[in-house]
RNA sequence: GCGGGGUGGAGCAGUGGUUAGCUCGCCAGGCUCAUAACCUGGAGGUCGCAGGUUCGAAUCCUGCCCGCCGCA
Numbered sequence: 001g002c003g004g005g006g007u008g009g010a011g012c013a014g015u016g017g018u019u020a021g022c023u024c025g026c027c028a029g030g031c032u033c034a035u036a037a038c039c040u041g042g043a044g045g046u047c048g049c050a051g052g053u054u055c056g057a058a059u060c061c062u063g064c065c066c067g068c069c070g071c072a
Stems, first nucleotide, its partner, number of pairs: 001071004005066002009024004017055001026042005048064005
């Protein structure tokens, strides 16, 4: 320099309009003699930052940041 990535604690989905979802984890309850497993419910996200476009942006455009990855 070029390309990709940045979304709850972790891993990921979502590529203009519904309330931003899924799995694991965490908390509470159920079940059990008890633990695990299983079932039910809950908490937790200003979508890296700042602008712009649009009636409407996690999503499109511009600039910047990364003690993120790859190539040169």
Model confidence (mean pLDDT): 83 of 100. Transfer RNA from a bacterium, 72 nucleotides, folded computationally. Its Rfam family is "tRNA". Rfam classes the family as a transfer RNA. About the family: Transfer RNA (tRNA) molecules are approximately 80 nucleotides in length.